Predicted 3D model of a 116-nucleotide RNA (FMN riboswitch aptamer (RFN element)).
Model confidence (mean pLDDT): 86 of 100.
Of the family's consensus pairs, 96% are formed in the model.
Rfam family: FMN riboswitch aptamer (RFN element). Rfam links the family to the GO term FMN binding.

RNA sequence: AACAAACUUCAGGGUCGGGUGAAAUUCCCAAUCGGCGGUAUACCCCGCGAGCCUUACGGCAGGAUCCGGUUCAAUUCCGGAGGCGACAGUUACAGUCUGGACGGAAGAAGUCUUUU
Numbered sequence: 001a002a003c004a005a006a007c008u009u010c011a012g013g014g015u016c017g018g019g020u021g022a023a024a025u026u027c028c029c030a031a032u033c034g035g036c037g038g039u040a041u042a043c044c045c046c047g048c049g050a051g052c053c054u055u056a057c058g059g060c061a062g063g064a065u066c067c068g069g070u071u072c073a074a075u076u077c078c079g080g081a082g083g084c085g086a087c088a089g090u091u092a093c094a095g096u097c098u099g100g101a102c103g104g105a106a107g108a109a110g111u112c113u114u115u116u
Base pairs, nucleotide, nucleotide: 001116002115004113006111007110008109009108010107017029018028019027031096032095033085034084035048036047037046038045043083044082051060052059053058065081066080067079068078069077087099088098089097
């Protein structure tokens, strides 16, 4: 240093303000948020995780982007205009409230041992 095993720690953000109404942080105006790996830096490219089924492998469900510029290279940067968001609950429809969840996990970092 590499491979393998075991173990430890960490690992998700967000309704200001206003309108209607008997009732809405759920509708309307507006505000605000964006897990992990890959790739020129990504919520909207490729893949993974959170939900459900399964002893497990695995399967199922669940969303969205274009134009211009720079560049060797960017749907990732810069400029502009857009779009999206699991499940269950609710006096009224939820990315943001409550709940499963003091949970789990993609993965990240580290410790130790073996072998070369």